RNA sequence: GCCGAUAAGGGCAAACCACCGGUAACGGUGGGACGCAAAGCCACAGAUCCGCCAAAGAUCGUUGGCGGACAGCUGGGUUGCCAAAG
Numbered sequence: 001g002c003c004g005a006u007a008a009g010g011g012c013a014a015a016c017c018a019c020c021g022g023u024a025a026c027g028g029u030g031g032g033a034c035g036c037a038a039a040g041c042c043a044c045a046g047a048u049c050c051g052c053c054a055a056a057g058a059u060c061g062u063u064g065g066c067g068g069a070c071a072g073c074u075g076g077g078u079u080g081c082c083a084a085a086g
Base pairs, nucleotide, nucleotide: 002086004082011036012035016031017030018029019028020027021026034072040078041077042076044075045074046073048069049068050067051066052065053064054063055062
């Protein structure tokens, strides 16, 4: 340094609920734990979601563009606790 244990010390916090912000996706605070060895941070690429516009279409939903969300979707970048066996 790689690797991640029935190790040690711990850490984070899904769904849901209350309040607040937002057209919305969603975010913040508090409660709450489904889980997580980076479930720490970053929106670079893709996926997904929301809003607006246009096209086509004819009430089913599709395509494109712009803006936004999302790091607990994937990839990538970056920082980091511990240390068993190998």
Molecule: c-di-GMP-I-GGC riboswitch aptamer